This is a predicted structure of a 592-nucleotide part of an RNA (large-subunit ribosomal RNA, domain I) from a Nitrospiria bacterium.

Context: one part of a larger RNA
């Protein structure tokens, strides 16, 4: 001093564990907010630093349920209290609810500082205490310059916005790092990023669509069709479509033509027009043209509508200047439908079922080991209940639950029905020579853009400039463009589902197990860092039960530690389950 062997010391690996995370599905909800949010500050306790709860009525006050011996939050402990007159707790439903904060009377370096008015306490003057006092936008009304009527403008009143809140949509704007082995074109990408604007979803949706010579029949989503047709310094690379197979299903109103009423502007005149027709009578700024609102009509491609004429049409009244007679419109009566998500639109009533607390809820003993019985043995017993989870080891029968049955004073929702609301009941058919069917639109040039399509043979969509039709004998489309064929019917609008995403709450999991799984199993977006923007840890286990070591000795009235003492165990003693390895030792054998 090396090697070995024993015990140990330090370290926190492994093994076990799960009040934590992940992920899927199923129901709920899908907003909060000037009635002051989301998010803080500050405070609030008998003793209270934190955390969680409340808000000068502060770990809480009111009342309705609901449950039944104990309570006073995590958290023990003193001190005091409260509870069968029902406490605490759990659940509706109210109250109060400082200051910041969209902050909003003005100001401000958020959580602070200064006011005005009105009212009330007080002799006063001050204080204080309650209210109200921001913009901007819409109506409604009052008022009022230059400048006469008017306008601007100023004011009252009434309402709405306004801010947050991941994520999913829609629109308007829009990269670069990169690939392309350099880089321009191209690609990353209409992505990240900004703005606007919503919903519980939003977007789309009811053919000027596709096929192809047979046919489909709104949209959206998923397979599929496909990495296929395609594009492409034909490089990297991008990348459809129809078809077919599901999911899910819904279709509708407007605008014009026409009629009917008002309202303005023009016109129009002494008898013309005109008052529903025919005669007659009466009236006569009623009329007639544009042009605006209103109500009816009407909404399509096999074109349809309207008007015009021809046939044929359920009672009663009632109007249409009056009378006869025929025409038109309205009501009412009994009939028929429909209907609150689009197709009009709201209310309130019963019944039902959800939900916000909760209740009942079967069936077991011995005896042996153990520290403890749920184990082993022996005999039982329930089961629409053998899910789980907990008790001193592994429990259908202890317990909490579970299958199943049942409960709500309040309050929330969904359904169903009735009330009630609308609509139809006059149109139908057959000609037709008249109208109408979305105009600075389609289409064209030119310049971009967007589709699988980079200008290309480039069709189609959308449109900066500029020109600019048609109306059914019309018009678009089918990938230049023509014909023929087929197909739709633009230039208005609504529409629910299947689709997309987050929060609760339940369920599951050949999903993790403390270097993992969430950045966070633990007082974590905390400690620290950082002028900020932002970056961002580590740290989980005594035992069944604190029984968490009384009392004694060493000791600095110590730190530790050594008996005693609990425990099954104390090498389970809080630097607490197990306790590798590295590394340091203590004691010995062997070697030098």
């Nucleotide at each position: 001093g090396g090697c070995g062997u024993a015990c140990g010391g330090u370290g926190g690996a492994u093994g076990c564990c799960c009040u934590g995370g992940u992920a899927u599905g199923a129901g709920a909800a899908g907003g909060c907010g000037a009635u002051g949010a989301a998010g803080g500050g500050c405070g609030u306790g008998g003793c209270c630093a934190a955390c969680u709860g409340c808000g000068a009525u502060a770990a809480g006050c009111c009342u309705c349920g609901g449950u039944g011996a104990g309570c006073c939050g995590u958290a023990a402990g003193c001190a005091g209290g409260c509870u069968u007159u029902g406490a605490u707790c759990c659940g509706g439903g109210g109250a109060u609810a400082c200051c910041c904060g969209a902050a909003u009377g003005g100001g401000g370096c958020a959580a602070c500082c200064c006011g005005a008015c009105u009212a009330g306490u007080u002799g006063a003057a001050g204080a204080c205490u309650a209210g109200u006092c921001a913009u901007u936008c819409c109506g409604u009304u009052c008022u009022g310059a230059a400048u006469a009527c008017a306008u601007a403008g100023g004011g009252a009143c009434g309402g709405a916005a306004g801010g947050c809140a991941u994520a999913c949509c829609c629109a308007g704007g829009g990269a670069a790092g990169u690939g392309a082995a350099a880089c321009a074109u191209c690609u990353c990408a209409g992505u990240a990023c900004c703005u606007g604007g919503a919903g519980g979803a939003a977007a789309a949706u009811a053919a000027a669509u596709c096929a192809a010579u047979u046919g489909a029949g709104a949209u959206u989503c998923c397979c599929u069709g496909a990495g296929u047709a395609g594009c492409g310094g034909c490089g990297a690379g991008c990348g459809a479509a129809a078809u077919g197979g599901g999911a899910a299903c819904a279709g509708c109103c407007u605008a014009a033509a026409c009629c009917a009423g008002a309202g303005a502007u023009g016109u129009g005149u002494g008898a013309u027009a005109g008052u529903c027709c025919u005669u007659a009578u009466a009236c006569g700024u009623u009329g007639c043209a544009u042009c605006u609102c209103u109500g009816g009509g009407g909404u399509u491609a096999u074109a349809g509508g309207c008007g015009u004429u021809a046939u044929c049409g359920g009672u009663u009244c009632c109007a249409a200047a009056u009378a006869a007679g025929g025409u038109u419109g309205g009501a009412a009566c009994g009939g028929a439908g429909a209907g609150u998500u689009a197709c009009a639109a709201a209310c309130c009533c019963u019944g039902u079922c959800u939900u916000u607390a909760g209740u009942c809820g079967a069936a077991c003993g011995g005896u042996c080991u153990g520290g403890a019985a749920a184990g082993a043995c022996c005999g039982g017993c329930c089961a629409u209940a053998g899910c789980a989870g907990g008790u001193g080891a592994u429990a259908g029968c202890c317990c909490u639950u579970u299958a199943g049955a049942u409960a709500a004073a309040a309050g929330a929702g969904g359904c169903a029905g009735g009330g009630c609301u609308c609509u139809c009941u006059g149109g139908a058919u057959a000609a037709u020579u008249g109208c109408c069917u979305a105009a600075g639109u389609a289409c064209c040039a030119c310049g971009g853009g967007g589709c699988c399509c980079g200008a290309g043979g480039a069709a189609c969509c959308c449109u900066g400039u500029g020109g600019g039709a048609a109306u059914u004998c019309g018009g678009g489309a089918g990938g230049a463009c023509c014909a023929c064929c087929u197909u739709c019917c633009a230039a208005g609008g609504c529409u629910a589902a299947a689709u997309a995403c987050u929060u609760c709450u339940c369920a599951u999991a050949a999903c993790c197990g403390a270097u993992a799984g969430u950045g966070c199993a633990c007082c974590a977006g905390u400690a620290c860092c950082g002028u900020g923007a932002g970056g961002g840890a580590a740290a989980g286990g005594u035992g069944a039960a604190a029984a968490g070591a009384a009392c004694c000795c060493c000791g600095g009235u110590g730190a530790g530690g050594g008996g005693a003492g609990u425990g099954a165990a104390a090498u389970a003693g809080a630097a607490c389950c197990u306790g590798a390895a590295a590394c340091c030792g203590u004691a010995u054998g062997c070697c030098u």

RNAcentral holds the full RNA, with entries from ENA. Its Rfam family is "Bacterial large subunit ribosomal RNA". Its family is annotated with ribosome and structural constituent of ribosome in the Gene Ontology.